This is a predicted structure of a 688-nucleotide part of an RNA (large-subunit ribosomal RNA, domain II) from a Bacteroidales bacterium.
NCBI's taxonomy places the organism under Bacteria, Pseudomonadati, Bacteroidota, Bacteroidia, Bacteroidales.
Model confidence (mean pLDDT): 84 of 100.
RNAcentral holds the full RNA, with entries from ENA.
It matches the Rfam family "Bacterial large subunit ribosomal RNA".
[in-house]
Context: one part of a larger RNA
RNA sequence: GCCUACGAGUUACACCUCUCUAGCGAGGUUAAGUGCGAGAACGCACGGAUCCGAAGCGAAAGCGAGUCUGAAUAGGGCGAAUAGUUAGAGGGGGUAGACGCGAAACCUGGUGAUCUACCCAUGGCCAGGGUGAAGGUCCGGUAACACGGACUGGAGGCCCGAACCAGUUGACGUUGAAAAGUCUUUGGAUGAGCUGUGGGUAGGGGUGAAAGGCUAAUCAAACUGGGAGAUAGCUCGUACUCCCCGAAAUGCUUUUAGGAGCAGCCUUAAAUUAGUGACAUAGAGGUAGAGCUACUGAUUGGACUAGGGGGCUUCACCGCCUACCAAAUCCAGACAAACUCCGAAUGCUAUGUCAUGAUGUUUAGGAGUGAGGGCGCGGGUGCUAAGGUCCGUGUCCGAGAGGGAAAGAACCCAGACUAUCGGCUAAGGUCCCCAAAUGUAUACUAAGUUGAUCUAACGAAGUCUGAUUGCUUUGACAGCUAGGAUGUUGGCUUGGAAGCAGCCACUCAUUUAAAGAGUGCGUAACAGCUCACUAGUCGAGCGAUCGGGCGUGGAUGAUAAUCGGGCAUAAAGUAUACUACCGAAGCUGUAGUCCUGACCAAACGGUCAGGAGGUAGGGGAGCAUUCCAGUCUGCGUUGAAGGUGAGUCGUAAGGCUUGCUGGAGCGUCUGGAAAAGCAAAUGUAGGC
Numbered sequence: 001g002c003c004u005a006c007g008a009g010u011u012a013c014a015c016c017u018c019u020c021u022a023g024c025g026a027g028g029u030u031a032a033g034u035g036c037g038a039g040a041a042c043g044c045a046c047g048g049a050u051c052c053g054a055a056g057c058g059a060a061a062g063c064g065a066g067u068c069u070g071a072a073u074a075g076g077g078c079g080a081a082u083a084g085u086u087a088g089a090g091g092g093g094g095u096a097g098a099c100g101c102g103a104a105a106c107c108u109g110g111u112g113a114u115c116u117a118c119c120c121a122u123g124g125c126c127a128g129g130g131u132g133a134a135g136g137u138c139c140g141g142u143a144a145c146a147c148g149g150a151c152u153g154g155a156g157g158c159c160c161g162a163a164c165c166a167g168u169u170g171a172c173g174u175u176g177a178a179a180a181g182u183c184u185u186u187g188g189a190u191g192a193g194c195u196g197u198g199g200g201u202a203g204g205g206g207u208g209a210a211a212g213g214c215u216a217a218u219c220a221a222a223c224u225g226g227g228a229g230a231u232a233g234c235u236c237g238u239a240c241u242c243c244c245c246g247a248a249a250u251g252c253u254u255u256u257a258g259g260a261g262c263a264g265c266c267u268u269a270a271a272u273u274a275g276u277g278a279c280a281u282a283g284a285g286g287u288a289g290a291g292c293u294a295c296u297g298a299u300u301g302g303a304c305u306a307g308g309g310g311g312c313u314u315c316a317c318c319g320c321c322u323a324c325c326a327a328a329u330c331c332a333g334a335c336a337a338a339c340u341c342c343g344a345a346u347g348c349u350a351u352g353u354c355a356u357g358a359u360g361u362u363u364a365g366g367a368g369u370g371a372g373g374g375c376g377c378g379g380g381u382g383c384u385a386a387g388g389u390c391c392g393u394g395u396c397c398g399a400g401a402g403g404g405a406a407a408g409a410a411c412c413c414a415g416a417c418u419a420u421c422g423g424c425u426a427a428g429g430u431c432c433c434c435a436a437a438u439g440u441a442u443a444c445u446a447a448g449u450u451g452a453u454c455u456a457a458c459g460a461a462g463u464c465u466g467a468u469u470g471c472u473u474u475g476a477c478a479g480c481u482a483g484g485a486u487g488u489u490g491g492c493u494u495g496g497a498a499g500c501a502g503c504c505a506c507u508c509a510u511u512u513a514a515a516g517a518g519u520g521c522g523u524a525a526c527a528g529c530u531c532a533c534u535a536g537u538c539g540a541g542c543g544a545u546c547g548g549g550c551g552u553g554g555a556u557g558a559u560a561a562u563c564g565g566g567c568a569u570a571a572a573g574u575a576u577a578c579u580a581c582c583g584a585a586g587c588u589g590u591a592g593u594c595c596u597g598a599c600c601a602a603a604c605g606g607u608c609a610g611g612a613g614g615u616a617g618g619g620g621a622g623c624a625u626u627c628c629a630g631u632c633u634g635c636g637u638u639g640a641a642g643g644u645g646a647g648u649c650g651u652a653a654g655g656c657u658u659g660c661u662g663g664a665g666c667g668u669c670u671g672g673a674a675a676a677g678c679a680a681a682u683g684u685a686g687g688c
Stems, first nucleotide, its partner, number of pairs: 001688006011096003015093010027052002033046005056063002066078004099237002102234001106227006117201009126191001128160003131156001135152006164188003170183003203219001205215003240622006250263005264369002266366007275356009289342001290340002296336002300332004305326001307325002309322004372397010402413003417592004422588003428582003431566003437579001439578006450568002458553002462550010479537005485510003490504003516531001520529002593612008623677001625674006632667001634666002642661008
């Protein structure tokens, strides 16, 4: 892991409540027990104790269809104007283990020191080598000691190192050889040493050179029987089918926040008569917007002008100035969730008309939910960050399948009863993958831009297009040829300044076709080159400015890694317009099932209309299993149950027939009763 068996809402009660069925009914009912019937069980009869109801209100005295409060004959609260009760079945609750399994723990009685900790008693063990304390002897030495030397001696939680004890490092081992080991290496090795045997200390206790260590592979309180099915607002699991409806993730409160109570939302039954939408009319209101010489506050520039600062003057008082700060006022500009002189659209309330049709409300039984989430819009918070967070509003996912978006909870389209090799469409598509246009018309793009994620500031004679404006056959624009002069080197400044360092200027005038007291380069200054300007040549358009479309640079990531791919350039790209087609479980045709309502029908049934996605959950109808009673006075060795195939019937759970196997029991129908259905619980046992 698989298979088989087992495995979870049960049972009890003079309990409470609701529904259905039945009896009796202002009443209903017996309990224990007793009697009768062969009679413990079952039936009938007796038994009226009891209980519920028929009257309530008040704390009570008490009063009573009323009563309490109260001064009250007021008002208000609770009542009255009748329906109960007994039994059975079912839904829910209570008390019990109360759907099943599951603690960590607590208490109580015992069992453990054969492991290990410490202690007691009594035994045992420690190769070999080294060092050489005290003491001693001799010699030296001293007045005598002291002291020195040599020898002797053999101390030590002394040194090296086996046994023994330990367990430092590394490797291996890690379903091991082993539930702690092996190899290497290492520490102690006459000591606070190691060890045999016997004995002692026991669970909030022991023992501990102390690590919360050890106390039999168990230790921040051992193991074992019991209380005990402790408790578990927690996790997991909870078993056949079909049909109808179908949520919530919100509010308030909570030693409350992953739990509850009440309300909201779902369902079932009964009662009742409302509900919803559109339009019209009438209302309340202070949002969006807007505005502010309409308030409160905030605010930029200017004018004007108190006050202040600074400067001048002065012995002081006066006084003057100010591109300083600035109240009030005026002019212009502009801001606000907690500003408003104003002020919508929606929404809300009411009435009327029309539409729709059970969608509303009430009472009673049963729930679940009370972790929500995405997207659009209006906001708060945050960074006008977040797949962030908190509200409002709508929608979808949740609990929703189908088509599209390559793929995809909630984006677009669209709500799946069943069948169909019928039809039409939606979103989205129509070159191939891939169903349908290599469609029509007109433009644009040259960047593979692009072809369904996204890109800026800024830059640029890319290209198409619109508008305004200027020049132009009296010849524009570009090119080429020629000129571009004179007073004069203008004046000043300067070492110099001559068109061209700088300053000044009514920057003038002359000759001219035209030529600036000079556009740029250049020189130390000149010179030189060039431009403006002019003529000639040429012969038709040429400039300037502001917009729009598509493109371009900006542009940087790890597979060639991409438009989903192939690939595509008068597109299969972009824009506009149009036609055709494809395309879904949508709509529709055909056939059928079920549900609800209306009508017809005694009934079976028929006709018409509407409906049938669904988690938690509510309601309804069934299938199968085991046992009991009756029934068929059923079936069975001419083959029961069970097993294994085949056929067939039913919407399903399932039923029936039959082949083979098997070898002795089993069923139909009507009722009744349950140890009544397994895929899951790291489920339990067995097998493989």